[in-house]
């Protein structure tokens, strides 16, 4: 240098173009309990890696930059 995959809460992952973007765990608050752990029940927590383009409308579709992975040269 040339294909490929992947990027979304702190963490590991879902998410048919059509919403105020979700889950599980974490972390805070509170019930319960003598404490603790477990169990319940709430909240916080996202500039969807960035920039452009297409659409009414973009987390998703193109293009284009970064980072990581694999593999060819």
């Nucleotide at each position: 240098g040339c294909g490929g995959g992947a990027u979304u809460a702190g963490u590991u992952c879902a998410g048919c173009g059509g919403c105020u973007a979700g889950a599980a765990u974490g972390u805070c608050u509170c019930u319960u309990u003598u404490c603790c752990a477990a169990a319940g029940a709430g909240a916080a927590g996202g500039u969807c890696a960035c920039g452009g383009g297409u659409u009414c409308a973009a987390a998703u579709c193109c293009c284009g930059u970064a980072u990581c992975c694999c593999g060819c040269u």